[in-house]
Formats: sequence, structure tokens, C1' cells
RNA sequence: CCGUGCUAGGCGGGGUGCUAGCGGUGCCCUGUACCCGCAAUCCGCUCUAGCGGGGCUGAAUCCCCUCCCGAGGGGCACAGGCCCCGGGGUCUGCGCCCUGUGCGCGACGUUGAUGGUUUGGUCCCUUGGCGAUGAAGACCCGUGAACCAGGUCAGGUCCGGAAGGAAGCAGCCUUAAGCGGCCACCUUCAGGCGCCGCGGGAGCACCGAACAGGAGUCGCGAUACGGCGGCCGCGCCCCGGGUACCGGCCUCGACGGUGGGUGCACGG
Repeated sequence: CCGUGCUAGGCGGGGUGCUAGCGGUGCCCUGUACCCGCAAUCCGCUCUAGCGGGGCUGAAUCCCCUCCCGAGGGGCACAGGCCCCGGGGUCUGCGCCCUGUGCGCGACGUUGAUGGUUUGGUCCCUUGGCGAUGAAGACCCGUGAACCAGGUCAGGUCCGGAAGGAAGCAGCCUUAAGCGGCCACCUUCAGGCGCCGCGGGAGCACCGAACAGGAGUCGCGAUACGGCGGCCGCGCCCCGGGUACCGGCCUCGACGGUGGGUGCACGG
């Protein structure tokens, strides 16, 4: 070195979950890789390892180790990106509103604009007159007395010789108090009523008048430029919080790749 027969080893691995821990069944990744039985109110183990039975391969493409790459999984919470919430700022961004100047149209204005000065009113206090309203009273109307109101008093009663006289019930007429109505006129009273007036005050917002003066004033529209103008709706900026989708960090790591390592017996 070659041949034959063996042995260790291998015939999938990993992540996650479960567990005191390990492996398996479960789920996922890788990607092709013997068979049967067992197993989630689990199964088998107890220190590197699924247990039991059978089969194949076998010292190298295949077994073992190192390093690289890296599918995928797990963790952290690093706030850089996206997203959400709260607070603040408001420029040099947007939007809306207010406003100034310029522009256009219209109206008013030399029969005198805006602004100015004076004065009066609207406001407050005191007070007078007139009116209205309301209440009460009076007037007026109606009603209103078995007897104790009036008039007239039939009948009846009494006095009288008579003429005549007296008191007087019912009825009729009237009236007092009272009750009801009317309240136009009259009287009295009331008050966050109205108008007019006397006196005092407050005040410069509105309205009116007078005076001097002499040309502007107001409304609407679109747009340009502006305002240490406003709002804070959006954007932006600042501060704080949340969230693991992307990114970041840590960790395990299949597949693949690199380099290395590992027998025994017999015969030639």
C1' cells in the first nucleotide's frame, strides 16, 4: 500500500415551549434523513442521556473537533426612523380672524365732511305740575222692616146720644242701616308708570344744538405689501411618556464552507 473480517461511532440537526434539570412527543426553522412501540390532567430518565425491540452502515463524502458564514428563534428596552398620547413655543411655514396703506366701485360732503370748543339730553338724587293706572269713598240704580220706621190705612176695635174723634193690623206707597251693581263725572290715597318743569350731581359712551374752521368721511370688493396684531387648527421646533414594525445590542444557532483528528485482527 492492497484485500477480507470486525469495533468505537453514525443512520439528522437546531430554536422555542414544558421541566428542578435533561431528552422525546407538540409548534417553528433547516432540508431529505432506517423501521416498529410509548407519550400533555404526558412519556422516559438523573448528569450529558429519550426508553424498549429489530435492521443498515462503518474508519471516512459519511465519525469527532476548531474556525467562518448564517436561515430562523429568544432576550434587552438603546427612542435613531415610523406610529400614538400629553405639555410648551409661535419664527423665519400654512390656515383663519382683526387691522393699516395703496387700488377699484358706490354713497354723503363748499346748501359745509372728519376732527375741535362750548352747551344740552340720555344716567343718578331732591322736588312741583299734568295725565294714565289701581284702590277706597261719594253720586246714581236695584234691593231692603211680622212688631220695636214714615205716609195712607179697607175690615175690625175703642170713646161719644149724635156729629164726630182716637189708636191702628193686613194691603199699597216710601225710606234707614245693610247688601248688590255702576263706577262716565267728583273726592282722597298709592307708586321700579308716562310727559313737562325747578334745583343739584356724575360723565365724555351715544344723540342733538351753537361757534370758529375749511375738505374730506363712510360702506363694499378683489388683490399686493405690511403689523415685536390675535387664535393655536395644521406643520415645524423643544420637553415628557408609550409602543418592539424597521433599525441597534446581547444570545442560541440549522444548512453550507475551511482546517485538523480517529482504530483492531488476519492474509498478501
Molecule: Bacterial large signal recognition particle RNA
Organism: Solirubrobacterales bacterium